A computed fold for a 96-nucleotide RNA from an Actinomycetota bacterium, annotated as SAM riboswitch aptamer (S box leader).
RNA sequence: CACUUAUCCAGAGCGGUUGAGGGUUCGGGCCCUUUGAUGCCGCGGCAACCAGUGCACACAACAAGCGCCAGGUGCCAAUGCCCGAUUCGAUGAGAG
Numbered sequence: 001c002a003c004u005u006a007u008c009c010a011g012a013g014c015g016g017u018u019g020a021g022g023g024u025u026c027g028g029g030c031c032c033u034u035u036g037a038u039g040c041c042g043c044g045g046c047a048a049c050c051a052g053u054g055c056a057c058a059c060a061a062c063a064a065g066c067g068c069c070a071g072g073u074g075c076c077a078a079u080g081c082c083c084g085a086u087u088c089g090a091u092g093a094g095a096g
Base pairs, nucleotide, nucleotide: 001096003094004093005092006091007090008089013043014042015041016040017039021032022031023030025085026084027083028082029081044076045075046074049072050071052068053067054066055065080088
């Protein structure tokens, strides 16, 4: 980088630095923001996709439940902010 698949109305913020935008893109709304946007860093936290693990189920194959844990990711305004459009986006896992 393109592909497959699952999820996206729950949850969780302070400090330092930067200094004007941000909420995916386009159109329309609405909202956040110099009482500091955004990015980065530190610390803290949330969650449980994967890993690990207990029990149950099953044990021909397919399919498949409830916990514990927190190692790998991820996330921490508002439903992915809302509506419409789009071969949209983000994250996990897998295979190339």
Model confidence (mean pLDDT): 81 of 100.